[in-house]
This is a predicted structure of a 1497-nucleotide RNA (small-subunit ribosomal RNA) from an uncultured prokaryote.

RNA sequence: AGAGUUUGAUCAUGGCUCAGAUUGAACGCUGGCGGCAGGCCUAACACAUGCAAGUCGAGCGAGAAAGCUCCUUCGGGAGCGAGUAGAGCGGCGGACGGGUGAGUAACACGUAGGAAUUUGCCCAGUAGUGGGGGACAACAUGUGGAAACGCAUGCUAAUACCGCAUACGCCCUAAGGGGGAAAGCAGGGGAUCUUCGGACCUUGCGCUAUUGGAUAAGCCUGCGUCGGAUUAGCUAGUUGGUAGGGUAAAGGCCUACCAAGGCGACGAUCCGUAGCUGGUCUGAGAGGAUGAUCAGCCACACUGGGACUGAGACACGGCCCAGACUCCUACGGGAGGCAGCAGUGGGGAAUAUUGGACAAUGGGGGCAACCCUGAUCCAGCCAUGCCGCGUGUGUGAAGAAGGCUCUAGGGUUGUAAAGCACUUUCAGUAGGGAGGAAAAGUUAGUAGUUAAUAACCGGGGGAGGUGACUGUACCACUGGAGGAAGCCCCGGCUAACUCCGUGCCAGCAGCCGCGGUAAUACGGAGGGGGCAAGCGUUGUUCGGAAUUAUUGGGCGUAAAGGGCGCGUAGGCGGCCCUGUAAGUCGGUUGUGAAAUCCCUUGGCUUAACCAAGGAACUGCAACCGAAACUGCAGAGCUAGAGUCCGGGAGAGGGUAGUGGAAUUCCCAGUGUAGCGGUGAAAUGCGUAGAUAUUGGGAGGAACACCAGUGGCGAAGGCGGCUACCUGGACCGGUACUGACGCUGAGGCGCGAAAGCUAGGGGAGCAAACAGGAUUAGAUACCCUGGUAGUCCUAGCUGUAAACGAUGAGAACUUGGUGCAGCGGGUAUUGACCCCUGCUGUGCCGUAGCUAACGCGUUAAGUUCUCCGCCUGGGGAGUACGGUCGCAAGGCUGAAACUCAAAGGAAUUGACGGGGGCCCGCACAAGCGGUGGAGCAUGUGGUUCAAUUCGACGCAACGCGAAGAACCUUACCUGGGUUUGAACUACGGGUGACAGCCCCUGAAAGGGGGCUUCCUUCGGGUACCCGUAGAGGUGCUGCAUGGCUGUCGUCAGCUCGUGUCGUGAGAUGUUGGGUUAAGUCCCGCAACGAGCGCAACCCUUGCCCUUAGUUGCCAGCGGGUUAUGCCGGGAACUCUAGGGGGACUGCCCCGGAAAACGGGGAGGAAGGUGGGGAUGACGUCAAGUCCUCAUGGCCUUUAUGCCCAGGGCUACACACGUGCUACAAUGGGCGAGACAAAGGGUCGCGAUACCGCGAGGUGGAGCUAAUCCCAAAAACUCGUCCUCAGUACGGAUUGCAGUCUGCAACUCGACUGCAUGAAGGUGGAAUCGCUAGUAAUCGCGGAUCAGCACGCCGCGGUGAAUACGUUCCCGGGCCUUGUACACACCGCCCGUCACAUCACGAAAGUUGGUUGCACUUGAAAGCACUGAGCUGACCCGCAAGGGGGGCCAGUGCUGACGGUGUGAUUGAUGAUUGGGGUGAAGUCGUAACAAGGUAACC
Repeated sequence: AGAGUUUGAUCAUGGCUCAGAUUGAACGCUGGCGGCAGGCCUAACACAUGCAAGUCGAGCGAGAAAGCUCCUUCGGGAGCGAGUAGAGCGGCGGACGGGUGAGUAACACGUAGGAAUUUGCCCAGUAGUGGGGGACAACAUGUGGAAACGCAUGCUAAUACCGCAUACGCCCUAAGGGGGAAAGCAGGGGAUCUUCGGACCUUGCGCUAUUGGAUAAGCCUGCGUCGGAUUAGCUAGUUGGUAGGGUAAAGGCCUACCAAGGCGACGAUCCGUAGCUGGUCUGAGAGGAUGAUCAGCCACACUGGGACUGAGACACGGCCCAGACUCCUACGGGAGGCAGCAGUGGGGAAUAUUGGACAAUGGGGGCAACCCUGAUCCAGCCAUGCCGCGUGUGUGAAGAAGGCUCUAGGGUUGUAAAGCACUUUCAGUAGGGAGGAAAAGUUAGUAGUUAAUAACCGGGGGAGGUGACUGUACCACUGGAGGAAGCCCCGGCUAACUCCGUGCCAGCAGCCGCGGUAAUACGGAGGGGGCAAGCGUUGUUCGGAAUUAUUGGGCGUAAAGGGCGCGUAGGCGGCCCUGUAAGUCGGUUGUGAAAUCCCUUGGCUUAACCAAGGAACUGCAACCGAAACUGCAGAGCUAGAGUCCGGGAGAGGGUAGUGGAAUUCCCAGUGUAGCGGUGAAAUGCGUAGAUAUUGGGAGGAACACCAGUGGCGAAGGCGGCUACCUGGACCGGUACUGACGCUGAGGCGCGAAAGCUAGGGGAGCAAACAGGAUUAGAUACCCUGGUAGUCCUAGCUGUAAACGAUGAGAACUUGGUGCAGCGGGUAUUGACCCCUGCUGUGCCGUAGCUAACGCGUUAAGUUCUCCGCCUGGGGAGUACGGUCGCAAGGCUGAAACUCAAAGGAAUUGACGGGGGCCCGCACAAGCGGUGGAGCAUGUGGUUCAAUUCGACGCAACGCGAAGAACCUUACCUGGGUUUGAACUACGGGUGACAGCCCCUGAAAGGGGGCUUCCUUCGGGUACCCGUAGAGGUGCUGCAUGGCUGUCGUCAGCUCGUGUCGUGAGAUGUUGGGUUAAGUCCCGCAACGAGCGCAACCCUUGCCCUUAGUUGCCAGCGGGUUAUGCCGGGAACUCUAGGGGGACUGCCCCGGAAAACGGGGAGGAAGGUGGGGAUGACGUCAAGUCCUCAUGGCCUUUAUGCCCAGGGCUACACACGUGCUACAAUGGGCGAGACAAAGGGUCGCGAUACCGCGAGGUGGAGCUAAUCCCAAAAACUCGUCCUCAGUACGGAUUGCAGUCUGCAACUCGACUGCAUGAAGGUGGAAUCGCUAGUAAUCGCGGAUCAGCACGCCGCGGUGAAUACGUUCCCGGGCCUUGUACACACCGCCCGUCACAUCACGAAAGUUGGUUGCACUUGAAAGCACUGAGCUGACCCGCAAGGGGGGCCAGUGCUGACGGUGUGAUUGAUGAUUGGGGUGAAGUCGUAACAAGGUAACC
């Protein structure tokens, strides 16, 4: 510090996810030791049991028992126990310490301040501590009760209680005066006194009053402190005043009266949530999250209320009342409060021992000893975390064995192990052994106090003595490598790879995604990587996330500018001067607790941990200072803004009037059969006279031309003309005001169309509706009609893709060129041209900006001010609530759930019922076919034991197959066989194997007999047995090679360098011409190059030359009935070698002085002469595992091999490809003529003879320019047939034959005779062909024993037509749109049906919280009342009274409760609504291309 994920790829936007750190954690697997820390986050749920607050005899009275000893009259008594235990009165402490976080959004907390207060114990000061009195517990007696607990009477002490005296200071005051206190106890003691107790003195501890301090607490204030506005108004003691009360104290804290205030968009009130802080976690920081442990503050103590006592409480282990719960009970009544420490149940994913000790620290009481202390210190449990240590170290290659893998060689585990040498931390056994301990107490002495050497007290000295932890830490000895390693991961992110199993199954998964037979992604294994006594997972928080953006984001198209204006609050604001000092800046002071973090040292062997010092705590406050900027106050200015004067422009707004054209309707005339409408029609109108046309009239709406990226307006919007009323902008002038400004949350107004209310109006147009068409349907598009509406008036609605998808204002920043309005200058008589200013409105472009597109002085550039808005897609602009509206609906506006994307710009393709250009037998123009018939052949289907397999649009279907009777043959049935029919290697063995004959059998095979290889002498060969292994036309062409088809013989496909672009990519290859061609030329940020095109190759067409047999024969000779038959010839034809020839070379024209095109000459041939071979990058997971090769899988007495027979030849049917026909341009018969290219010795086979014929007999010639196949046929001549199912056609069938072959039954071809089917030119549709072509005619060959209508070749005869590119199909280039990229056979929408999930509504039902009203009214407080009861004190001789206290009653306040009525929030609810998701469901086709009616709001 980033990475993965939207795409075919790219950039940007944007979300999701990961890597880091963290934790009071939990879960899974595993687990050696120690140190330090931590440990109910959930039920503030309920609690058994024990302990957690007592202490003081030096305040007071009283005072046991057990036991022991002694005595005894045997009843008991005395002493010790013991002034002990246990109680009581009294004092101090139970307000601290400890727990918890329910409540609380608050002066609760934090921070900084303040004034009107209190403060026990403590410290310092001052002054006192005199003299009396009367009670009440305990106790005793009696008595009630189950108990808890009382009641009555009687006795008694005090540091308990009450007066009196005194009163410096204290308090009150009307300033005269008035008021108020105490307590003693202990130690010691010289003199004096004594009732012998003591008095008295003194010291200490107490007590009283008061002052000050310290500590602690109460109160007030500024500032800070969560979310919700779908909570906007709240408030009657409320805000203030006066008086009084109350409190320790200010105060509506309380009461009475008076006034009507107080709070709130700077968020009151209400709702939800929450203890706050130091800090903690994270982060570079700013921030964000958090508030366990430790520390400060607050609040609470079963729930609610209340006071008492006290210095302090409205009190965790106190009291009273009410409530819920639990327990006891004799049913009358009582008792209790673990959110103290342990512990229990419960809840929960989850959190410990009913431990030890007061040894230390601290606290309470006490003079003290001491007692108490679950505070605390320790121990126990738990890997919960952090830190440290160990589980050995060295050596060790035969690179052992085993495992895994393998290309079979090896590699790897791996120096790892074993082995050898060593060490002993930790744990174990047994032993030693610090420190935490110093005090108090005691003691020799010293200082103080005192009359005092006593007591008390301060410093120092000595001795003795105190440890829960503790079997401590630590140290040494002993023994043996001995007791001690796991967990996760290995597709990318992200370090780490192979094999097997599985086969979209099982499973994995944080995201992307893996798994459908070769899975580095599942499971196992081997190996590897990471961390390590832990490792993973899950959860939390921050980070990454600049993904809420202060630091540090955005809003034209990605989410996002309010529809527009006016304007309130607020925010911001021109120039100059003076003052001030709020902001701002500097300094000083105080504070910012400690701990934590950081730095430096130090202490534990180290570290964690702990300690000391420093720094820091970014804050707040006070004081001093500065005065630039902002603020505030004052004085000025004119550049912003406004006013005034003079002009011209304009569909700016409103009202009234008015005009012509057109449509429609009405009346009348002319006129006759149609009109209208459409792609074509029909509905409709018309003989009752339409349409057309002429004249007249009515009525409503809208204003042609002008008219213009022209004008005006804030926007919506505004269009005939005239008048009136009225707003704004602009130009020119400079007279005036003097910052009066900008923006603008709320608010107010305006606001297209549609819609609504009421009343008018209604020509045309036209939702709805009706009819006609179209269509599979057509609730649409088209047509004919047609109502609301559109128009006016008054009102409502308040929304639009209300768009420049661009808020308003201001300033600055190169230019060019239009248009509109108003000016200026030069010149001129004047105008135009020209130059120029301001305002508005367009286009193109610089810099710059932008993801790109684009924007670009009218900014989307550079800045400032203010407002609005955004934060992934869907759900959803929906639900609920509120508000506005008559309604429709508007504004405001979520969540659950779900997805990993959604979206923008641009790129390359592909596609379009987009466009342009061009080509092709693509169409058109022609000729002939197919589709109908019969047959042949292939395919589908069906059948079958099997009908082997493959090929399936073009590009499968006379295809693989250039030839299935057996064989082929892969299929079926049956019979056999198992190292095999064929092959290789090794080991062993045999003398065979082969051939012939016989038996058996369908054959294969089996059995028997006869004969017997080569040799260089090593052996080879053959067979048998065994081991490896063979074999497979078994599967996978979607694991492959090779080969092939197709687009397509289409003109394309790319690269290097350069350039452009952030990039994908572009350029080149586009453009202008041209070509069959990316062929060539020109131009050009491109310049070159490669694979294709063309050419080079073969063949054919002309000529020359060479050669002349088997071919040829012109001239010469010979011969024949005849024939190059012979001599000979080398001319010709021909054969086959070599050359020539054609290149737009020449001429004319066009074209750009080009390429090239048109025409012409010459030529056998002319613009590629004809034909062939030749197939770019790639596409189709095209075809082929059955040609061959090959990975993997499967099979091995079979899916291999051998054999016989059968099948591949089946047959209701459908399709493809062909043959033959349907006839007279023909058929039959007779006669006659002309080819080319091939083949032939296991062959072709002549002459001759036989057969009607297929053919047979026979065998000349030929290894072929020699001989043979071999007859060419159409054609020509002659003749018959005369339009008919025929003298056409030949299927089918019968009989008789021929040939091949081991064998023609299934299942061959051919011949003769007989038979003589369909068929009379073929529906929709569809194929081929552009010249020696189509059509037509025959000939040959491969395969092959035989079998050809197929295939491959050959020649003969030999046409028609092409205007042209609109259309169909295919293709090429450019361009355009795109939501497609598996690429239109694409994508994709909605209803319905099914399943499931969350949510809304709902008659209601049921809880929580809360307002208001009324009611009830506990405890308690206050007030009042009472012929009640009553010790001290006062008055009084007494009786009695006063005062005080108790009690009772009433009133006020008042918790719980009750009733009624609201508000709010949750749960639930038959049914219902839409939404999300889901596999291949149904119906249509809405959108994306002009998406087939442009789309959208």

Notes: Its Rfam family is "Bacterial small subunit ribosomal RNA". Its family is annotated with structural constituent of ribosome and ribosome in the Gene Ontology.